[in-house]
Molecule: small-subunit ribosomal RNA
Organism: Patescibacteria group bacterium
RNA sequence: AGAGUUUGAUCCUGGCUCAGGAUGAACGCUGGCGGCGUGCCUAAGACAUGCAAGUCGAGUGGGUUUAGACCCACGGCGAACGGGUGAGUAAUACCUAGGAACUUUCUUUAAGUGGAGCAUAACCAGUCGAAAGAUUGGAUAAUACUCCAUGUUGUAGCAAUACAAAAGUCGCAAGACGCUUAAAGUGAGGCCUGGGCACCAUCAGCUAGUUGGUAAGGUAAUGGCUUACCAAGGCUAUGACGGUUAGGGGUCCCGAGAGGGAUAACCCCCACACUGGGACUGCGACACGGCCCAGACUCCUACGGGAGGCAGCAGUUUGGAAUUUUGGACAAUGGACGAAAGUCUGAUCCAGCGACGCCGCGUGGACGAUGAAGGCCUUCGGGUUGUAAAGUCCUUUUGCUCGGGAACAAUAUUUUGAGCGUACCGAGAGAAUAAGAGGUUGCUAACUCUGUGCCAGCAGCAGCGGUAAUACAGAGACCUCAAGCGUUAUCCGGAAUCAUUGGGCGUAAAGCGUACCGAUAGGUGGUUUUACAAGUCAGAAGUGAAAUCUUAAGGCUUAACCUUGAGACUGUCUUUUGAAACUGUAAAACUAGAGGGGCAAAGAGGAAGCUGGAACAAACGGUGUAGUAGUGAAAUGCGUUGAUAUCGUUUGGAACACCAAUAGCGUAGGCAGGCUUCUGGGUGCCACCUGACACUGCUAGGACGAAAGCGUGGGGAGCGAUAAGGAUUAGAUACCCUUGUAGUCCACGCUGUAAACGAUGAUGAUUAGGUGCUAGAGAGUAUCGACCCUCUUUAGUACCAUAGCUAACGCGUUAAAUCAUCCGCCUGGGGAGUACGGCCGCAAGGCUAAAACUCAAAGGAAUUGACGGGGACCUGCACAAGCGGUGGAGCAUGUGGUUUAAUUCGACGGUAAGCGAGGAACCUUACCAAGGCUUGACAUGUAGCUGCAUCCCAAAGAAAUUUGGGCGCCUUCGAGGGUGCUACACAGGUGCUGCACGGUUGUCGUCAGCUCGUGCCGUGAGGUGUUCACUUAAGUGUGAAAACGAGCGCAACCCCUACGGUGAGUUACAAGUGUCUCACAGAACUGCCCGCGUUUAAGCGGGAGGAAGGUGGGGAUGACGUCAAAUCAGCGUGGCUCUUACGCCUUGGGCGACACACGUGCUACAAUGGGCAGAACAAAGGGACGCCAAACCGCAAGGUGGAGCAAAUCCUAUCAAUACUGCCCCCAGUUCGGAUCGAGGGCUGCAACUCGCCCUCGUGAAGCCGGAAUCGCUAGUAACCGUAUAUCAGCCUCGAUACGGUGAAUACGUUCUCAGGUUUUGUACACACCGCCCGUCAAGCCAUGGAAGUGGGAAGCGGAUGAAGCGUCCUUUAGUGGACUCCAAUCCGAAGCUCAUGACUGGGGCUAAGUCGUAACAAGGCAUCGGUAGCGGAAGCUGUCGAUG
Repeated sequence: AGAGUUUGAUCCUGGCUCAGGAUGAACGCUGGCGGCGUGCCUAAGACAUGCAAGUCGAGUGGGUUUAGACCCACGGCGAACGGGUGAGUAAUACCUAGGAACUUUCUUUAAGUGGAGCAUAACCAGUCGAAAGAUUGGAUAAUACUCCAUGUUGUAGCAAUACAAAAGUCGCAAGACGCUUAAAGUGAGGCCUGGGCACCAUCAGCUAGUUGGUAAGGUAAUGGCUUACCAAGGCUAUGACGGUUAGGGGUCCCGAGAGGGAUAACCCCCACACUGGGACUGCGACACGGCCCAGACUCCUACGGGAGGCAGCAGUUUGGAAUUUUGGACAAUGGACGAAAGUCUGAUCCAGCGACGCCGCGUGGACGAUGAAGGCCUUCGGGUUGUAAAGUCCUUUUGCUCGGGAACAAUAUUUUGAGCGUACCGAGAGAAUAAGAGGUUGCUAACUCUGUGCCAGCAGCAGCGGUAAUACAGAGACCUCAAGCGUUAUCCGGAAUCAUUGGGCGUAAAGCGUACCGAUAGGUGGUUUUACAAGUCAGAAGUGAAAUCUUAAGGCUUAACCUUGAGACUGUCUUUUGAAACUGUAAAACUAGAGGGGCAAAGAGGAAGCUGGAACAAACGGUGUAGUAGUGAAAUGCGUUGAUAUCGUUUGGAACACCAAUAGCGUAGGCAGGCUUCUGGGUGCCACCUGACACUGCUAGGACGAAAGCGUGGGGAGCGAUAAGGAUUAGAUACCCUUGUAGUCCACGCUGUAAACGAUGAUGAUUAGGUGCUAGAGAGUAUCGACCCUCUUUAGUACCAUAGCUAACGCGUUAAAUCAUCCGCCUGGGGAGUACGGCCGCAAGGCUAAAACUCAAAGGAAUUGACGGGGACCUGCACAAGCGGUGGAGCAUGUGGUUUAAUUCGACGGUAAGCGAGGAACCUUACCAAGGCUUGACAUGUAGCUGCAUCCCAAAGAAAUUUGGGCGCCUUCGAGGGUGCUACACAGGUGCUGCACGGUUGUCGUCAGCUCGUGCCGUGAGGUGUUCACUUAAGUGUGAAAACGAGCGCAACCCCUACGGUGAGUUACAAGUGUCUCACAGAACUGCCCGCGUUUAAGCGGGAGGAAGGUGGGGAUGACGUCAAAUCAGCGUGGCUCUUACGCCUUGGGCGACACACGUGCUACAAUGGGCAGAACAAAGGGACGCCAAACCGCAAGGUGGAGCAAAUCCUAUCAAUACUGCCCCCAGUUCGGAUCGAGGGCUGCAACUCGCCCUCGUGAAGCCGGAAUCGCUAGUAACCGUAUAUCAGCCUCGAUACGGUGAAUACGUUCUCAGGUUUUGUACACACCGCCCGUCAAGCCAUGGAAGUGGGAAGCGGAUGAAGCGUCCUUUAGUGGACUCCAAUCCGAAGCUCAUGACUGGGGCUAAGUCGUAACAAGGCAUCGGUAGCGGAAGCUGUCGAUG
């Protein structure tokens, strides 16, 4: 000192969270020792038991007794201290600084202490009562009580004068202790005063003893303290009164400080003592361990009556997360009494319990590598735990045993130690008795394996977990602290997140609608002089208790702790002395602020009255006829009873075209035809007057305040919420249309709000400029004089821009710059501008204004993308222009679905579906059924065994296989190789995961893009470069330009093809050439010309030449990346999984099923055709397990046959078919079409049943050109025609890939559809529009408002009853009895406050996948939003005014 968290990323605003310290703590795990502290924070709940205040015989009387002595009573002193607690108390408290009076003991001083007397307790004798206790009679003493005397002195009084005391005891004595009166002092207490001391204004008015006076009473003393009378005062926005909470301080904790929080322990003060009240005694109490009364509770009781008060020390119980022993001693310190010895003392000193805190010590030290074993990990090599252990050599703190042994004692001598045989010292044995807790994703130091699989769980925040989790759980390792470690709670800090130090308000939260009024309180205030000294400053004195704190020393072995000295104690403190700059006060003056006066000009400033034209509507009349109106298109509506249109007349209301403008005026709202009247304000010039008269300004008061709305009365043309109808639509309570009510208008009154906005409070001052406009003034020029023009200046208004400011956008002399004064407002989002309360209003509603609960964000500006039913430009068989198809039929094939024992698996919009498969009868084959095998069908290795496999024969079997027999290898003769068997390592898996991967591939897309280095701009994300203009197929190029260069892409380089040349040429061609084949180099580059383009460029258009012309045609070639795209079944591979099976072998079946749906094809539907016959023209391939000629047989498929050929030679293959020529068919389900089916054959192959192909004959289905929709193609292309090949025994090929033959049509063009590129704009999107997101309804949970009421609580008011007691009065011989005032408590009543609860009800918040719509974000598909009003399931819609966000 900061860090994490909003975003794709950025900066800012802003909250939440963390790291630190602390505690009377509690809880979890763990626990060796000692010292010093500390320990009911909750129930001021209730308490058993014991103790906690007595003492004095030197005041007195008595009783008992063996000497001491003890007990009872009177009397004295004490019990008002000490100890506890914090309920009450917001001031009768406390703190600080002052003031005047009173008082026991004590200290000092002065004086005195003479005389007399009446009683009474204990005791004795009775009585009553259960007890507590009460009572009668009798006797007695005092330092008990009473009276008289005296009066140093005191009190009262001007004085004379009056009044007021006393006690003795001890001692042989000296004397001592007392007593009385008075004065002074000390100390403590009572009283008064100034200042300080919590929250709420949703508490704004309070008060009758109240405020003051007079008199009296009362008190130790002042005083309404009390009473009577008189007056009507007193307090309050500087917060009275009321409510809530709370003991105050020294100090303690945190903090750099300012300051915030706390009030345990220790010290001071206060208050209280079961609850409430009261007095008595006394110096002192209204009394914790006293009294009386009332109340609640507990206990005893013989039921008549009594007793009690732990918030003393222990302890119990209850409550609670939680807080100790019914200990020892008066040895020390202190207290009471006493002359003293002494007694008492749960004050105190000690001990006990508790890691509750702080401090200190220990749990061993040195050496020790084979880097042991074990654990964990592993790339299997090793690494790590780790010098750690073991082992060797030492030490003994602590603990244990034994021995010695203090101080604390005050003492010169004697007595006295609870703690304590403690601290401490010495000796002994022995590593012996002693380590855990939390953490390891980031913040935050520390990482791997296994298990789990959005489960279990973690979490302070962000977040982790859905099969490879460093985040869960376990383990190992590591990190941090350590007798503790974590968690929870609370406080401060960080938080500049309430900001005095030290924040803000244009858009993030935040400027009141205006700031108009003679304006009030308050705050602030121009220039000069004088005086004062309140503020201010300086000096001195006092005080600020001690403890605490800081510091210097000292004492416990050290430290904590303790002691002593010094300092500090920061003060709105008190007293006093001074200063006079500033503020203030008083006085005097000034004119620069402010105001007034004179002159002048501008203006939709306001109010009232009068008046004008255009337009509109209606009524009446004329002309005139079938439509009109309206829309995207329509319809409702109006119209033959004559509309619309047009002309004329009349009536009516509202608003004022052009001028007109970033123009003008006004405080704001707002203000517009013209004229008149009344009237406000601002501005300029003059510098004549006043002389600081000024600025700001709340919650109080007055005023104004758009639109909508309300009341009363008018008015009503147009427009037009609501309403009605018509459309649109899935619906349409809307958008559109036709009507149309309130309203809009006027008068008077109310309301008081708007995006009432410049989202920017008012005033004053200072700080570069430039350009306009409006209203004045001045100067110059000019003029006869003006206008014009130029310059200066004041006031206002608008734009640009420097410095500066700002998070940025932007603001920028009209500040959001720099200063000053005053006011208002803000403090995360939601809940909510809501509830309750109060005030205002006729109502609608307005103003003021919370909390519970909930989230970790909400938000501002800017950036890059993506998107838009936003814009601009461009491209593409994208559309258009054309040609031919698909979709309808039959068949083939693939897919889905269904079926099945199985119909193996994968591929699913484009980018799956004649795809993997370029060839499923067995095999393939992965699927199913059945039968078998288990080191295995296959690989490597180890150990052991073995005449032993392969092959042949026979038997069984569906086969695999099993059984039996036979043959039987090399050799160095070693069971060596090979083979087989057994056992073990292992093999094997087309099992899962393409969302763990490699590799490969599809697609956008052969689209023109994608980036980098350096520099520059920006706080930054980023930008620039890559933009702009022209151009291109192209980020292709040229020019400009804060960019300059470069890379991957484009192009080119490569292959084929079109042209000629050169060389070579067999197997080509009949030759001899070079049709042809091979090889090589060439040729095309906008090179040339004209025009356009920018004068020049890139380039474009046209032309010439040329085989070819503007990339000549085609291919290969696929940037950064996107789709968690496809593939674990091509292959490889991590992990998981099976192991007599999910492996392997075999036979048979299946992959070929069939109601149906889709894709891709073939053949057709015919005459541009079909059939028959004749007769031309290719290219490119393939061939030895092959291609197969001639010839012969067969209608044919084919068969026989065997020549030739490893190929420019032979074969396929005479290589072709559309085409061409001729003939027939004559528009029909046909001489079209060929499906289907029957019969007979052929070929391949162990084998054609499921399930092959071909041939011949026969059969002859649907189909007559195909709905919505949709596909391909721009030239040797489409269309049509055939040929070959791969795979392959054969083949389901109508597929795929190649090859040639015949050979078109059309393109105006870019409006529209689709896709893509660049740029701009908006955005609430970033998983990026298949996005985001609003409201009702339904469900669950949570807190909360209202509510008929119900139940409590506190305080007061009125009334009644009224104990004890003080006082007053009456009374009794006396004890006493009675009355009255006041009063605790109780009861009754009424009104308010507050808390809880309440059927029902209102909205709100939260919750993976509910319903209805789609309101908002893009022009969000009707721009959005604000106020207001009406309406509607809901978001919302519409009217009116306003804002631009």